[in-house]
Small-subunit ribosomal RNA, central domain from Nicotiana obtusifolia, 350 nucleotides, folded computationally.

Context: one part of a larger RNA
RNA sequence: UUGGGUGUAAAGCGUCUGUAGGUGGCUUUUUAAGUCCGCCGUCAAAUCCCAGGGCUCAACCCUGGACAGGCGGUGGAAACUACCAAGAUGGAGUAUGGUAGGGGCAGAGGGAAUUUUUGAUGGAGCGGUGAAAUGUGUAGAGAUCCGAAAGAACACCAACGGCCAAAGCACUCUGCUGGGCCAACACUGACACUGAGAGACAAAAUCUAGGGGAGAAAAUGGGAUUAGAUACCCCAGUAGUCCUAGCCGUAAACAAUGGAUACUAGGCGAUGUGUGUAUCAACCCGUGCAGUGUUGUAGCUAAGGCGUUAAGUAUCCUGUCGGGGGAGUACGUUCGCAAGAAUGAAACUC
Numbered sequence: 001u002u003g004g005g006u007g008u009a010a011a012g013c014g015u016c017u018g019u020a021g022g023u024g025g026c027u028u029u030u031u032a033a034g035u036c037c038g039c040c041g042u043c044a045a046a047u048c049c050c051a052g053g054g055c056u057c058a059a060c061c062c063u064g065g066a067c068a069g070g071c072g073g074u075g076g077a078a079a080c081u082a083c084c085a086a087g088a089u090g091g092a093g094u095a096u097g098g099u100a101g102g103g104g105c106a107g108a109g110g111g112a113a114u115u116u117u118u119g120a121u122g123g124a125g126c127g128g129u130g131a132a133a134u135g136u137g138u139a140g141a142g143a144u145c146c147g148a149a150a151g152a153a154c155a156c157c158a159a160c161g162g163c164c165a166a167a168g169c170a171c172u173c174u175g176c177u178g179g180g181c182c183a184a185c186a187c188u189g190a191c192a193c194u195g196a197g198a199g200a201c202a203a204a205a206u207c208u209a210g211g212g213g214a215g216a217a218a219a220u221g222g223g224a225u226u227a228g229a230u231a232c233c234c235c236a237g238u239a240g241u242c243c244u245a246g247c248c249g250u251a252a253a254c255a256a257u258g259g260a261u262a263c264u265a266g267g268c269g270a271u272g273u274g275u276g277u278a279u280c281a282a283c284c285c286g287u288g289c290a291g292u293g294u295u296g297u298a299g300c301u302a303a304g305g306c307g308u309u310a311a312g313u314a315u316c317c318u319g320u321c322g323g324g325g326g327a328g329u330a331c332g333u334u335c336g337c338a339a340g341a342a343u344g345a346a347a348c349u350c
Stems, first nucleotide, its partner, number of pairs: 004321003008303001012318001014201004021194003026087003031082001033081002035077009049065006091191001092188003096183004103177007110154001114150004119145003125136002162169002207246005215241001220236004258317006266295004271290006299306002323350003332343004
């Protein structure tokens, strides 16, 4: 490099939208670019290959012949790709009627707990641990009770459940708003799939500015433990955690599994929504579609395992991998306030 791979061995971009590009369902025409067939010309000789022949053999030399092709011309074919024109509805979408949901944004309200605090009762410890101590308390703690304030998070319901592209989303109510699914089949008529660049979103932590700060808590201080203890345990405690406006752009961003379409045994659940039997009605029983689990056949796999939600059988598009270390480092560039992020080697070494 190629064959080949990409859940766990190297390797799926964190996720989506989408430009160029690539690919593209059914029917009937047109053209003949690709494609196929015939003929002609040409691709010098030598060389290579094959068959003969000549040097005693061989190397070498001579004669003849191709195979496989390339380019150009010409005459045809029209199945496939492409093009032209027309059409259809199964893919895709729109409209209609329903429906589930912690989907998003904003506003309002709520109770439990915690801490602080006014007041009251009361009078010696409390707290903490394996055991202690630091700490706190007669300047009245801890305990109990009535009030007040603040901030953050929302017990039970709760599930192997739901929604969202992913990140993620849960007290209650209201307003605005996105997407999905089902039913019937009215409309458009291939409008589709993927997607280099590009754009958008993106946990936590960090950063900038202004607020806020109850609890818990990096850093830090003290007490223990220990040979030591820059830790684990305890007493305190700041940034940050919360809100607003920006920045960052990374995670074991994981299902370590890119997206789309079609096909290929079943069994058992739960969610949404139709339908058949049934019924006053709700159940029960059967069945369709959509998403979500578990077990498992064929098949696949190095195995463990996957198995209609495939890691099976196929097609299309895309990212990416090629021994370990050096190294996700150096240099350069782009982005960033910075921290750093993205891109990303080599020498050398085993």
The source organism's lineage runs through Eukaryota, Embryophyta, eudicotyledons, Solanaceae and Nicotiana. The prediction has a mean pLDDT of 87. It matches the Rfam family "Bacterial small subunit ribosomal RNA". Rfam links the family to the GO terms structural constituent of ribosome and ribosome.